This is a predicted structure of a 69-nucleotide RNA (c-di-GMP-I riboswitch aptamer) from a soil metagenome.
[in-house]
RNA sequence: AAAGGGCAUACCUCUCGCGAGAGGGGGACGCAAAGUCACGGGACUCUCUGAGUUAGCCGGGCCGCCGAA
Numbered sequence: 001a002a003a004g005g006g007c008a009u010a011c012c013u014c015u016c017g018c019g020a021g022a023g024g025g026g027g028a029c030g031c032a033a034a035g036u037c038a039c040g041g042g043a044c045u046c047u048c049u050g051a052g053u054u055a056g057c058c059g060g061g062c063c064g065c066c067g068a069a
Stems, first nucleotide, its partner, number of pairs: 006031002011026006029056001035062003039059003042054005
C1' cells in the first nucleotide's frame, strides 16, 4: 500500500449552564492526531478592574493505533 479499527460537523432530542457552550442518545460534514493540555495569538460569552467558552481557528507542549516488503 491494502485491510481492520478510531473520531464525529450541521441538524434532532434529553440534561446542565445567565451565556458562549458542555455531557448522553440519534446523525455524518469532514478528520491521520478531529487524542490531550487554555501556554501564546485569534474568536466568542457574562453579572466585564474580573470570570469563563472554544483543542473541529492557528501556533506550541505532552502522548499515541494498524501497517506488506
The prediction has a mean pLDDT of 85. Of the family's consensus pairs, 100% are formed in the model.